[in-house]
RNA sequence: GGAUUAUUAAGAACGAGACUAGAGAACAGGCUCUUUGACCCUCUGGCAACCUUCCCUAAGAUAUUUUGGAAAAGGUGCCAAUACCUGCCGUAAAAAACGGGAUAAUAAUUU
Numbered sequence: 001g002g003a004u005u006a007u008u009a010a011g012a013a014c015g016a017g018a019c020u021a022g023a024g025a026a027c028a029g030g031c032u033c034u035u036u037g038a039c040c041c042u043c044u045g046g047c048a049a050c051c052u053u054c055c056c057u058a059a060g061a062u063a064u065u066u067u068g069g070a071a072a073a074g075g076u077g078c079c080a081a082u083a084c085c086u087g088c089c090g091u092a093a094a095a096a097a098c099g100g101g102a103u104a105a106u107a108a109u110u111u
Base pairs, nucleotide, nucleotide: 001111002110003109004108005107006106007105008104013044015043016042017041022033023032024031027087028086029085030084045079046078047077050075051074052071053070054069055068058065059064083103088100089099090098091097
């Protein structure tokens, strides 16, 4: 890098350091953040609960799976805005809105 499955409306930094002009995945449009120093990186702090552990519930061939809950040492992840919004399709003839898709991100398994 590819494949499969799951999740993506909640949550968490006015911290310290270093750097310097762009950043919000790509393209387009919009909107926003940013020299009062963003983004990226390091440290510290935190959030969450995918992997992990425990309890409950139901099924079972006792391998496992299901419902709900708790914990947080470790492996990841994450800490502006819904994945910032839209782009394709549907609900409808159109607008708004909603749903789905596409794409992307993350996790677990696998190649």
A computed fold for a 111-nucleotide RNA from a Bacteroidota bacterium, annotated as SAM riboswitch aptamer (S box leader). It matches the Rfam family "SAM riboswitch aptamer (S box leader)". Its family is annotated with regulation of gene expression in the Gene Ontology.